Lysine riboswitch aptamer from a mouse gut metagenome, 154 nucleotides, folded computationally. It matches the Rfam family "Lysine riboswitch aptamer". Rfam's curators write: Riboswitches are metabolite binding domains within certain messenger RNAs that serve as precision sensors for their corresponding targets. Its mean pLDDT, the model's own confidence on a scale to 100, is 78.
[in-house]
């Protein structure tokens, strides 16, 4: 340097479908309220606001996961920086993206606990549990232990 291998592997697309939800809002009636909303604070700007009832009625984001396409550190996630977004400026806070630099995880599944979310889906962490793959040791029909900068081939 170059093929490779672990397997419900790992990423990206998003066809389809389900919820979201009779929510959010939009008309009309009726009460209530005047200082109350608008991430939190100041200044401003713009609106009035909750509540019952009738009527019409969404959408993100998250999810499934067809097809397609790129790989096996595939790729995940935490911290540190800039950028955009919540009406507008200060400062904070929250969310969303990037491209680098350290540090953790060999894989996938199953159970708790947390956060996020409308969610019993799902994703993320951290703890445990059995499986599996590799390699090295041995007391070798199995046990202990290591990590992908890892192991096999050439």
């Nucleotide at each position: 340097a170059u093929a490779g291998a672990g397997g419900c592997g790992c990423a990206u697309u998003g066809a389809u479908c389900a919820a979201a939800a009779g929510u959010a809002u939009u008309u009309c009636a009726u009460a209530a309220u005047a200082a109350a909303g608008u991430u939190u604070g100041g200044u401003g700007g713009c609106u009035g606001u909750u509540a019952u009832g009738a009527a019409a009625g969404a959408a993100a984001g998250g999810g499934u996961g067809a097809u397609a396409u790129g790989c096996c550190g595939a790729a995940a996630g935490a911290u540190a920086a800039g950028a955009a977004g919540a009406c507008a400026c200060c400062a904070a806070u929250c969310u969303u993206u990037u491209a680098u630099a350290u540090c953790u995880u060999g894989g996938g599944u199953c159970c708790u606990u947390a956060u996020a979310a409308a969610a019993u889906a799902u994703a993320u962490a951290a703890g445990g549990a059995a499986c599996u793959g590799u390699c090295a040791c041995a007391u070798u029909a199995u046990g202990u232990g290591g990590a992908g900068a890892g192991c096999u081939a050439u």